[in-house]
RNA sequence: CUCCCGAAACGGCAUACCUGCUGUGAAGCAGGGGCGCAAAACCACGGAUCAGGAUACAACCUGAUAGCCGGGUUACCGAA
Numbered sequence: 001c002u003c004c005c006g007a008a009a010c011g012g013c014a015u016a017c018c019u020g021c022u023g024u025g026a027a028g029c030a031g032g033g034g035c036g037c038a039a040a041a042c043c044a045c046g047g048a049u050c051a052g053g054a055u056a057c058a059a060c061c062u063g064a065u066a067g068c069c070g071g072g073u074u075a076c077c078g079a080a
Stems, first nucleotide, its partner, number of pairs: 005078002012037002017032006035067001041073003045070003048065006
């Protein structure tokens, strides 16, 4: 120095819920809030779930969720 790993420290993010706005909707943005998180930083590639359309059902199309899982990229600190 790098990888694994995750004690400590400096910090970081921000569930539910509330308010306002956008959207057919899932949901998103801003403020408050704080359940939690060592990648809860970023990416919609695969799966999953959710919404809208279509549809007899399924299949299909469009979108959403990265704090559902996998995968990819990057990153603070440095005990055992």